The RNA shown here (transfer RNA) has 72 nucleotides and comes from Rhopalodia yunnanensis. It matches the Rfam family "tRNA". About the family: Transfer RNA (tRNA) molecules are approximately 80 nucleotides in length. The sequence is in RNAcentral, with records from ENA. The gene name in the source record is trnF-GAA. The coordinates come from a structure-prediction model, not an experiment, and the mean pLDDT is 81. Lineage of the source: Eukaryota > Stramenopiles > Ochrophyta > Surirellaceae > Rhopalodia.
RNA sequence: ACUUAAAUAACUCAGUGGUAGAGUGUUGGAUUGAAAACCCUUCUGUCAAUAGUUCAAAUCUAUUUUUAAGUA
Numbered sequence: 001a002c003u004u005a006a007a008u009a010a011c012u013c014a015g016u017g018g019u020a021g022a023g024u025g026u027u028g029g030a031u032u033g034a035a036a037a038c039c040c041u042u043c044u045g046u047c048a049a050u051a052g053u054u055c056a057a058a059u060c061u062a063u064u065u066u067u068a069a070g071u072a
Stems, first nucleotide, its partner, number of pairs: 001071007010024004018055001025043001028040002048064005
């Protein structure tokens, strides 16, 4: 320099057009002599940024930024 892939909750990830979820984690409670485990409850996000298409965009298109891999 070129090619490809990725960016979603504090962390790991899902979600391929109809308005965002799981697990772990945090708060409080219940239980226990006290803990651990289990159970209930609570907190979570302008979906990397900008613009466009659409009645409707995390999802489709373009550009930019960052990261990773590969080729020379």